[in-house]
RNA sequence: GUCGCUGUGGCGGAACUGGCAGACGCAAGGGACUUAAAAUCCCUCGCCGAAAGGCAUACGGGUUCGAUCCCCGUCAGCGGCA
Numbered sequence: 001g002u003c004g005c006u007g008u009g010g011c012g013g014a015a016c017u018g019g020c021a022g023a024c025g026c027a028a029g030g031g032a033c034u035u036a037a038a039a040u041c042c043c044u045c046g047c048c049g050a051a052a053g054g055c056a057u058a059c060g061g062g063u064u065c066g067a068u069c070c071c072c073g074u075c076a077g078c079g080g081c082a
Base pairs, nucleotide, nucleotide: 001081002080003079004078005077006076007075010026011025012024019065028044029043030042031041032040046055047054048053058074059073060072061071062070
């Protein structure tokens, strides 16, 4: 250089063929239990905003009523070829 694969919360990792984004687990925070702890159980857990609401799947565009998913470009990682 060229071809292919991959990129989703703090981490791992789902979302089938375009139709509720973040399931499930870990971590974290709060509570119950305990003399105290561990274990166990319950609740919460992306961002902005007073709220209503808006935004968010590497980044920027496009198609579509609607995009994690399709198309184009860029970036990063891995692999094949040269």
A computed fold for an 82-nucleotide RNA from an Oscillospiraceae bacterium, annotated as transfer RNA. Lineage of the source: Bacteria > Bacillati > Bacillota > Eubacteriales > Oscillospiraceae. It matches the Rfam family "tRNA". From the family's description: Transfer RNA (tRNA) molecules are approximately 80 nucleotides in length. Rfam classes the family as a transfer RNA. Rfam links the family to the GO term triplet codon-amino acid adaptor activity. The sequence was found in a public genome assembly.